Record summary:
This is a predicted structure of a 110-nucleotide RNA (FMN riboswitch aptamer (RFN element)) from uncultured Ruminococcus sp. Its mean pLDDT, the model's own confidence on a scale to 100, is 87. Its Rfam family is "FMN riboswitch aptamer (RFN element)". Its family is annotated with FMN binding in the Gene Ontology. The RNAcentral record of the sequence draws on MGnify.

RNA sequence: UAUCUUCAGGGCAGGGCGGAAGUCCCUACCGGCAGUUAAAGCCUGCGAGCCUACGGGCUGAUUCGGUGAAACUCCGAAGCCGACGGUUAUAGUCCGGACGUGAGAAGAUA
Numbered sequence: 001u002a003u004c005u006u007c008a009g010g011g012c013a014g015g016g017c018g019g020a021a022g023u024c025c026c027u028a029c030c031g032g033c034a035g036u037u038a039a040a041g042c043c044u045g046c047g048a049g050c051c052u053a054c055g056g057g058c059u060g061a062u063u064c065g066g067u068g069a070a071a072c073u074c075c076g077a078a079g080c081c082g083a084c085g086g087u088u089a090u091a092g093u094c095c096g097g098a099c100g101u102g103a104g105a106a107g108a109u110a
Base pairs, nucleotide, nucleotide: 001110002109003108004107005106006105007104014026015025016024028093029092030082031081032046033045034044035043041080042079049058050057051056062078063077064076065075066074084096085095086094
């Protein structure tokens, strides 16, 4: 480098109102892949998702203090964010597209 194989997303517990809510309110819980002097949901890029004239485009969120040579990544504290369609009632957590797609990871052979 080529071919092939396998793997590759988590989460509503408790309470309130109500005819009805895992959707509202209090509160709980969750965090894909690669990179980065050091470990990241919120730093950079990518994937997923959406749009498309098929060229491509769009796409969420963090601060303060501490340690250190080095951290928006660790420790402490306080915050914030979360596609589309569906639903007796508004969804990051339920159901569905999806036994899908896939950033990529591991391995085998040459």